Notes
Predicted 3D model of a 73-nucleotide RNA (transfer RNA) from a Patescibacteria group bacterium. The coordinates come from a structure-prediction model, not an experiment, and the mean pLDDT is 82. Lineage of the source: Bacteria > Bacteria candidate phyla. Rfam family: tRNA. The family's RNA type in Rfam is transfer RNA. Rfam describes the family as follows. Transfer RNA (tRNA) molecules are approximately 80 nucleotides in length. The sequence is in RNAcentral, with records from ENA.
């Protein structure tokens, strides 16, 4: 210094023939129960690392930046 892969909800990941975001866990609420918990029902919760570019349209392609792992010297 160069090479490879990654970077999405609070945590763990899906999402790749570009069509406009989801699961498990957690969390709140209510059902249930004498009351806990297990179980269900719902719900909150995301500038999809930045910034550009390309398109009608980007989380997706393309550049550049930064950040994490690992390999080369």
């Nucleotide at each position: 210094g160069c090479c490879u892969u990654c970077g999405u909800a609070g945590c763990u990941c899906a999402g790749u023939u570009g069509g406009a975001a989801g699961a498990g866990c957690g969390c709140c609420a209510c059902u249930c129960u004498c009351g806990u918990a297990a179980a269900g029902u719902g719900g909150a919760g995301g500038u999809c690392c930045c910034g550009g570019g390309u398109u009608c349209a980007a989380c997706u392609c393309c550049c550049g930046g930064c950040g994490a792992a690992g390999g080369c010297u």